[in-house]
RNA sequence: GCUGGUGUAGCUCAGUUGGUAGAGCAAUUGAUUCGUAAUCAAUAGGUCGGCGGUUCAAACCCGCCCAUCAGCU
Repeated sequence: GCUGGUGUAGCUCAGUUGGUAGAGCAAUUGAUUCGUAAUCAAUAGGUCGGCGGUUCAAACCCGCCCAUCAGCU
């Protein structure tokens, strides 16, 4: 330099023929307990890597860029 993959909650990841963004773990609060752990319930946490474009509507389609991984040279 060329080609391809990945980027979504603090962490690990779902979310496909475009239509209100989710789970597990972690966190907080409450219940239970003499207390802790465990268990149960609830709550909070996201401009979906960035900027544009298409569309009534984009995490999803298109372009460019950034980060990272792999292959080729």

Background
The RNA shown here (transfer RNA) has 73 nucleotides and comes from an uncultured Clostridia bacterium. Model confidence (mean pLDDT): 81 of 100. Its Rfam family is "tRNA". Rfam's curators write: Transfer RNA (tRNA) molecules are approximately 80 nucleotides in length. The family's RNA type in Rfam is transfer RNA.